RNA sequence: AUCCGAUAAUGGCAAACUUAUCGAAAGAUAGGGACGCAAAGCCACGGGUCUACGGUCCUAUAAUAGACUAAGAUCGCCGGGUUACCGAA
Numbered sequence: 001a002u003c004c005g006a007u008a009a010u011g012g013c014a015a016a017c018u019u020a021u022c023g024a025a026a027g028a029u030a031g032g033g034a035c036g037c038a039a040a041g042c043c044a045c046g047g048g049u050c051u052a053c054g055g056u057c058c059u060a061u062a063a064u065a066g067a068c069u070a071a072g073a074u075c076g077c078c079g080g081g082u083u084a085c086c087g088a089a
Stems, first nucleotide, its partner, number of pairs: 004087002012037002017032006035076001041082003045079003048074003054069004
């Protein structure tokens, strides 16, 4: 230094739920709260998953309903990239 990861140390993050705000929704941000996490730091690059305002199709006088669609979301679904604290075996 790399791999690796303790019933070690110092610190860190924060699921569900909840309050407020934003959003069409999925979801996000902030406060409370801890299920967990050694990258649960960062990047939507590949796959997956979620949503469907708008758009397309269908029907129709029209509206509603229905189907499809990511340009939206998720890195705490997996992979990849990238940076980093500690040091037992």